Predicted 3D model of a 129-nucleotide RNA (c-di-AMP riboswitch aptamer (ydaO/yuaA leader)) from Nucisporomicrobium flavum. The sequence was found by an Rfam model in a public genome assembly. It matches the Rfam family "c-di-AMP riboswitch aptamer (ydaO/yuaA leader)". About the family: This family represents a conserved RNA structure found upstream of the ydaO and yuaA genes in Bacillus subtilis and related genes in other bacteria.
[in-house]
RNA sequence: CCGGCGCGGGCGCCGAGGCGAACCGGGGAACCACCGAAACAGCACACUGGGGUGAAUCCGCGCGAGCGGUAGGGCGUUCUUCCCGCCCGAAUCCGUCAGCUAACCCGGUAGGCGGCCCAGCGGAAGAAA
Numbered sequence: 001c002c003g004g005c006g007c008g009g010g011c012g013c014c015g016a017g018g019c020g021a022a023c024c025g026g027g028g029a030a031c032c033a034c035c036g037a038a039a040c041a042g043c044a045c046a047c048u049g050g051g052g053u054g055a056a057u058c059c060g061c062g063c064g065a066g067c068g069g070u071a072g073g074g075c076g077u078u079c080u081u082c083c084c085g086c087c088c089g090a091a092u093c094c095g096u097c098a099g100c101u102a103a104c105c106c107g108g109u110a111g112g113c114g115g116c117c118c119a120g121c122g123g124a125a126g127a128a129a
Base pairs, nucleotide, nucleotide: 001112002111007020008019022109023108024107025106026105027104032099049097050094051093052092053091058069059068060067061066072088073087074086075085076084078127079126080125081124082123083122
């Protein structure tokens, strides 16, 4: 610096199980949405269901590895907007099941990087300290 993943307290030989507020994620009413009946028209062939976290979706090419883009995201000495530059655009979980959702209920607080010295510290506008 990315990220919710940081802080406080207690015990402490080790291990296990646990606390607090804070931040984050999931489940969970009403209302709404979705679904559903009849008729008409069109399309598709069916399976490999569906859902969650996350910026990480989608399109084209390729036998494949992969390539080119892209929604979106990060950084660029504090904040906002614009321009510009450099990057990311993954992975994984639930297990046939979940829309939203007050009360209420259940979880997480990981992981990965930079770092010395010198030089250099993108631009414009508006703020703050």